[in-house]
Molecule: transfer RNA
Organism: Candidatus Nomurabacteria bacterium
RNA sequence: CGCGGGAUGGAGGAGUGGUUACCUCACAAGGCUCAUAACCUUGAGGCGCCGGUUCGAUUCCGGCUCCCGCAA
Numbered sequence: 001c002g003c004g005g006g007a008u009g010g011a012g013g014a015g016u017g018g019u020u021a022c023c024u025c026a027c028a029a030g031g032c033u034c035a036u037a038a039c040c041u042u043g044a045g046g047c048g049c050c051g052g053u054u055c056g057a058u059u060c061c062g063g064c065u066c067c068c069g070c071a072a
Base pairs, nucleotide, nucleotide: 002070003069004068005067006066007065010025011024012023013022018055027043028042029041030040031039048064049063050062051061052060
């Protein structure tokens, strides 16, 4: 160089054209409690980058970057 898979809140994972991007843990505030934990409510925070297709892209296509694997 070649082939395949992946990149989604702070962490781990789902979501494969449209609806509020969902779940678990973590974080913050409030409630409960003598207090902490647990529990309940609420909140902040996310689609690797650049283009293309489309009325509409996290999703499809191309290129790039990075990670993992296979072959040599």